[in-house]
RNA sequence: GCGUCUGUGGCUCAAUAGGCAGAGCAGGCGGCUCUUAACCGUCAGGUUGCAGGUUCGAUGCCUGCCAGGCGCA
Repeated sequence: GCGUCUGUGGCUCAAUAGGCAGAGCAGGCGGCUCUUAACCGUCAGGUUGCAGGUUCGAUGCCUGCCAGGCGCA
């Protein structure tokens, strides 16, 4: 350089062929307990890698970048 896959809360991942962005873990608060852990309840946390395009509407489609994995040179 070319091809291909991936990029979504702090971490690991979902999101039927475009239609309200969710879960687990971690974190805060509370309950339980002599205390801790475990368990239970609750709360907060995201401009979906960046910039454009298509569309009434984009995490999902199109284009160009950026980062990473794999393959070929």